This is a predicted structure of a 637-nucleotide part of an RNA (large-subunit ribosomal RNA, domain II) from a Gammaproteobacteria bacterium.
Lineage of the source: Bacteria > Pseudomonadati > Pseudomonadota > Gammaproteobacteria.
The RNAcentral record of the full RNA draws on ENA.
It matches the Rfam family "Bacterial large subunit ribosomal RNA".
Context: one part of a larger RNA
């Protein structure tokens, strides 16, 4: 790894809501008891018919309160209650599976750790401590030398232990090996047998090492279906509506609670939204400087600085600093004398949508958004950046464009058609559709990537200077005046440098597009729209059945709907069993194969072949009631 079977919202009570039955100002047993399939009995009790107050009370009232006030909660405004079914919600294991991990009572030292008591083993070879002896030496000693002797956690190296390095292996031959190399190898040495130490304890020449092939706390078994805001899965179809990734709070932030926004029942109101007039507030966007502040240039002219004068007082000047004031331009998100457009708010008719509103009651889901325009903030006026607003798409939306492209453009897919118009876009070929048309423009494969800069590209306007009295260029002479052009600089006089002026290229060729602009005419192009036929849900009419007068069902016409994830609602299929009823089968049940049949789907006959003994309609109850998916479980292969 296929396949087959199995596999996840259950069941008890308690409450809520809705449906449906049964009685109704009432409803109703519960235990027990008879009976023992059914059912009866049995009014203790709960609910409902009044309520306020903490109570005691009082009672259509009642509390506060001194109150006859004024307020709260009330009545006035009467349905409830039992049982069935379904939704939620609650306590239980509460949809299923899935922890690491607490904590109890036990099993382990046959693997290892470290120790006790008894045994056993370590080829071969080298070095030669200490003593000792003999000589020399000495007064004696020390001392030398020469034997002898065998010491060492001595040295080479086998068994043995160990496991350094490289290679192989690595679904190994092996759950730790196998080859070469390598260390110890008389020692803190290796081993044999037997015995000691146990889970918050042992042991441990300490590596958190090791305590039976997983040890920061073994294993077993129970507490146990610990718990799990987490991750994975949750099983037939169809029809109807359809979100949200927002605010508050939160030991919150990938949970939750309340609102928001979805569904569904019930009710009600000229309720709601466009659009139009009218009335309303306001300080955005603009713009302005009048305030608040920020900033510049001149002028005036206090104040101060230099300079001169001056005993001193005082006075003179200033291309310096500078308050105010005048003056001329600016400037602000936290500045306004100003000030829109939009957008909210009301109010009023009338028209359009036609319940789109809003209240009260069931049930969610959603709290991670994303991407584009736009108006902001942070940022580098960075980002496929973050963080607000407004709208749009994605999300949850297919189809057409954009090669391909969740968020861009066009457009909103109930089903069918080998019909027909369009919309982005688009019409040589590839590939549907124009080698369309007019005028131009480009010469760069620009087009068909990108600034600042740069340049007789090149088209087309409108103006000017000069010109057959000879321009422009080229050549020859000459070489004046403004003028020492302006700036700049010690100078800057054609000739450092800028600025202004001035000088200073020549030849061929190409303009018919599927680039480009602007105009037109056709045409192609989608699940848009039209057309024809079908379905369904909904409104309205009309028939026709029926009726417990509330409705129910069933035709037809008209008019709108039908894209869809979390989710809600509604009808159903189909599988087991059970009851009632019909009624098939050895003239062949169920199962099983094979067929071109039915039916909008889940599914449903029917025929034949196979099989050989039970099985189905119809109406009703009842559930172990539907698998492709959980690294799901068993099983065969």
């Nucleotide at each position: 790894g296929u396949c087959a079977g199995c596999g996840a919202g259950u069941u008890a009570c308690u409450u809520u809501a809705c449906g449906u039955a049964g009685c109704g100002a009432g409803g109703u047993u519960a235990a027990g008891c008879c009976g023992a399939u059914a059912g009866g009995u049995g009014u203790a009790g709960c609910c409902g018919g009044a309520g306020c107050g903490a109570a005691a009370g009082c009672a259509a009232g009642u509390c506060u309160g001194a109150a006859c006030a004024g307020g709260g909660c009330g009545a006035a405004u009467u349905a409830g209650u039992u049982g069935c079914g379904u939704g939620g919600a609650g306590u239980a294991g509460a949809c299923c599976c899935g922890a690491a991990a607490c904590c109890a009572a036990g099993u382990g030292a046959u693997c290892u750790a470290u120790c006790c008591a008894u045994g056993g083993c370590c080829a071969g070879g080298g070095u030669g401590a200490a003593g000792c002896g003999c000589a020399a030496g000495u007064a004696a000693a020390a001392u030398u030398g020469c034997g002898u002797g065998g010491a060492g956690g001595c040295c080479c190296g086998a068994a043995c232990c160990a496991g350094u390095a490289u290679a192989g292996g690595u679904u190994g031959a092996a759950a730790a090996c196998u080859a070469u190399u390598u260390g110890g190898a008389u020692g803190a040495g290796c081993u044999g047998u037997g015995g000691a130490u146990a889970g918050g304890g042992g042991u441990g020449a300490a590596a958190g090492g090791c305590c039976a092939a997983a040890c920061a706390a073994a294993c077993u078994u129970g507490g146990a279906a610990a718990u799990a805001g987490c991750u994975g899965g949750u099983u037939c179809u169809c029809c109807c509506c359809g979100a949200a990734a927002u605010a508050u709070a939160u030991u919150u932030a990938g949970g939750u609670a309340u609102a928001g926004c979805c569904u569904u029942g019930u009710a009600a109101a000229u309720u709601a939204a466009g659009u139009g007039a009218c009335g309303g507030g306001g300080g955005u966007a603009g713009a302005g400087c009048a305030c608040u502040g920020g900033a510049u240039g001149g002028g005036c002219u206090a104040g101060g600085g230099g300079u001169c004068c001056u005993a001193c007082c005082a006075g003179a000047u200033u291309a310096c600093c500078a308050a105010a004031c005048c003056u001329a331009a600016c400037u602000a998100a936290a500045c306004u004398c100003c000030g829109a457009a939009u957008a909210c708010c009301g109010u009023c008719a009338a028209c359009u949508u036609u319940u789109a509103u809003u209240g009260c009651a069931g049930g969610a889901g959603u709290c991670a958004g994303a991407c584009u325009a736009c108006g902001g903030g942070a940022g580098c006026u960075a980002a496929g950046u973050u963080c607000c607003g407004u709208g749009g798409u994605c999300g949850a939306g297919a189809g057409g464009g954009a090669a391909a492209c969740a968020g861009c453009c066009c457009a909103g897919a109930u089903c069918g058609c080998c019909a027909g118009c369009u919309a982005a876009g688009g019409u040589c070929c590839c590939u549907a559709a124009a080698u369309a048309u007019g005028u131009g423009c480009u010469a760069a494969g620009u087009g068909g990537g990108a600034a600042a800069g740069g340049a007789u590209g090149u088209g087309g306007a409108a103006a000017u200077g000069c010109c057959c009295a000879g321009a422009c260029a080229a050549c020859c002479a000459g070489g004046a005046g403004g003028u020492u052009g302006g700036c700049u600089u010690a100078g800057a006089a054609g000739c450092a440098g800028c600025c202004a002026a001035u000088a200073a290229c020549g030849g061929g060729g190409c303009u018919c597009a599927a680039g480009u602009a602007c105009a037109u005419u056709a045409c192609c192009g989608a699940a848009g729209c039209u057309g024809c036929g079908a379905g369904u849900c909904u409104u309205u009419u009309u028939c026709c059945g029926u009726u417990u007068c509330g409705g129910c069902g069933g035709a037809a016409a008209a008019g709108g709907g039908c894209g869809g994830u979390a989710g809600g609602g509604g009808a159903g299929c189909a599988u087991u069993c059970u009851g009632u009823u019909c009624g098939g089968g050895u003239u062949g049940a169920a199962g099983g194969u094979c067929g071109a049949c039915c039916g909008u789907a889940a599914g449903g006959a029917c025929g034949g072949c196979u099989g050989g003994a039970c099985a189905g309609g119809a109406c009703a109850g009842a559930a172990g009631a539907g698998a492709c998916c959980a690294u799901g479980c068993u099983g065969a292969c």